The prediction has a mean pLDDT of 85.
This is a predicted structure of a 475-nucleotide part of an RNA (small-subunit ribosomal RNA, 3' major domain) from an uncultured bacterium.
Context: one part of a larger RNA
RNA sequence: UGACGGGGGCCCGCACAAGCAGUGGAGUAUGUGGUUUAAUUCGAAGCAACGCGAAGAACCUUACCAGGUCUUGACAUCGAGUGACGGUACUGGAGACAGUACUUCCCUUCGGGGCACGAAGACAGGUGGUGCAUGGUUGUCGUCAGCUCGUGUCGUGAGAUGUUGGGUUAAGUCCCGCAACGAGCGCAACCCUUGCCUGCAGUUGCUAACGCGUAAAGGUGAGAACUCUGCAGGGACUGCCGGGGACAACUCGGAGGAAGGUGGGGACGACGUCAAAUCAUCAUGCCCCUUAUGACCUGGGCUACACACGUGCUACAAUGGCCGUAACAAAGAGAAGCGAACAUGCAAAUGCAAGCGGAUCUCAAAAAAGCGGUCUCAGUUCGGAUUGUGGGCUGCAACCCGCCCACAUGAAGUCGGAGUUGCUAGUAAUCGCGGAUCAGCAUGCCGCGGUGAAUACGCUCCCGGGCCUUGUACA
Numbered sequence: 001u002g003a004c005g006g007g008g009g010c011c012c013g014c015a016c017a018a019g020c021a022g023u024g025g026a027g028u029a030u031g032u033g034g035u036u037u038a039a040u041u042c043g044a045a046g047c048a049a050c051g052c053g054a055a056g057a058a059c060c061u062u063a064c065c066a067g068g069u070c071u072u073g074a075c076a077u078c079g080a081g082u083g084a085c086g087g088u089a090c091u092g093g094a095g096a097c098a099g100u101a102c103u104u105c106c107c108u109u110c111g112g113g114g115c116a117c118g119a120a121g122a123c124a125g126g127u128g129g130u131g132c133a134u135g136g137u138u139g140u141c142g143u144c145a146g147c148u149c150g151u152g153u154c155g156u157g158a159g160a161u162g163u164u165g166g167g168u169u170a171a172g173u174c175c176c177g178c179a180a181c182g183a184g185c186g187c188a189a190c191c192c193u194u195g196c197c198u199g200c201a202g203u204u205g206c207u208a209a210c211g212c213g214u215a216a217a218g219g220u221g222a223g224a225a226c227u228c229u230g231c232a233g234g235g236a237c238u239g240c241c242g243g244g245g246a247c248a249a250c251u252c253g254g255a256g257g258a259a260g261g262u263g264g265g266g267a268c269g270a271c272g273u274c275a276a277a278u279c280a281u282c283a284u285g286c287c288c289c290u291u292a293u294g295a296c297c298u299g300g301g302c303u304a305c306a307c308a309c310g311u312g313c314u315a316c317a318a319u320g321g322c323c324g325u326a327a328c329a330a331a332g333a334g335a336a337g338c339g340a341a342c343a344u345g346c347a348a349a350u351g352c353a354a355g356c357g358g359a360u361c362u363c364a365a366a367a368a369a370g371c372g373g374u375c376u377c378a379g380u381u382c383g384g385a386u387u388g389u390g391g392g393c394u395g396c397a398a399c400c401c402g403c404c405c406a407c408a409u410g411a412a413g414u415c416g417g418a419g420u421u422g423c424u425a426g427u428a429a430u431c432g433c434g435g436a437u438c439a440g441c442a443u444g445c446c447g448c449g450g451u452g453a454a455u456a457c458g459c460u461c462c463c464g465g466g467c468c469u470u471g472u473a474c475a
Base pairs, nucleotide, nucleotide: 001475002474003472004471005470007469008468009467010466011465012464013463016458019423020422021421022420023419026314027313028312029311030310031309032308033307034305035304042053043052064300065299066298067297068296069295070294073123077122078121081117082116083115086103087102088101089100090099091098092097105114106113107112125289126288128287129286130285134283135282136278137277138276139274141272146185147184148183149182150181151180152161153160154159165176166175167174191266192265193264194263196234197233198232199231200230201229202228206223207222210221211220212219237260240254241253242252243251244250316416320375321374322373323372324371325370332363333362334361337356338355342351343350344349382413387408388407389406390405391404392403393402429451430450431449432448433447434446435445
């Protein structure tokens, strides 16, 4: 000087408390451990691994296993030489591949170039090892308020001061004081979005007034008001008033205002810590393999199953289930695509096919809600696992191992021990919708809107963190 203390003081955070909803019990989805296996590829490991890499394992992917094959190689450069390569048909084979028949280069400034095959070899190749050799990227403390430097001063020196103190703030934020005076990286602001207004613009969006028109409808002429769209501005700054305060910083209350004291949300992550993670995104040193640890193919596996754990979904019902019925979104996606209407089918879907590279067309039905009916507290008209049969779709192919539909079947489960998690407002809870990946496959992930709470006395305690101070078994 740090670090630590079941030392002290001050302060903060869904940290506790006050509340709401969960999880832990059930079934199931998914990840992991373990076990099993020819293989169940590899990585991730307290918080900060475990719906994580994986925004999507039937083949492929694929790295794993078994078997069948290749050895200058699946891929790159050089390369004597060749004119083929390729295509079509057939044969063998599980295929990779091998063979037979037919066909047979392109451009040219005529120097050559392109393409393919190709002996010998130089070399290729490696998802092989080392993240404790590394770059790059990332997590974490933590969006916590800290971390430092120059000059000066003090100290023999390590160092200190500044950065401490009195207030204040979300903040090392600002004010005052002070042997310090300044400065840098962080904080804040500048950026995006959302909330109000104005101007401009007016189609594919809109419809107040005037015509036309309909069963109904901006459907149509028209209009540029309104909504909206999207470009440019305005607006909020403790600016104004009062109280407190050191007349300061600031704080409390009020006015006006769409919005009030950082308005809400996002992006943004200081010096550093964990030899944290990643050699399997990529790059890369060294080591290792080189008729194999490289390459191709078929089939299998990554989907196993006594069990244990994490994260979700669905429930246990009446604030509900089922049936009927005239509501109301936002944000997105669409050409090898989205696919209306019509017809068929109980349905998944199919047939035909309009429109749309889209404020025009389509996905598209929003759902919870409301209204009417039924059930009457039961393992039930709750719950839907599991199983049987028959179908649909994608795809070369759904046996291992996809999703969906119909009929039948109808398991556990009556609110969950010790414990433990999230959340302070358009939040929690609840309800549906979309997207990426994607042939197909979503209870996951990332977004979108609808309905919409309760509680916070407070800082004694648990956890984590910041500043000052004190002690020293530690560095």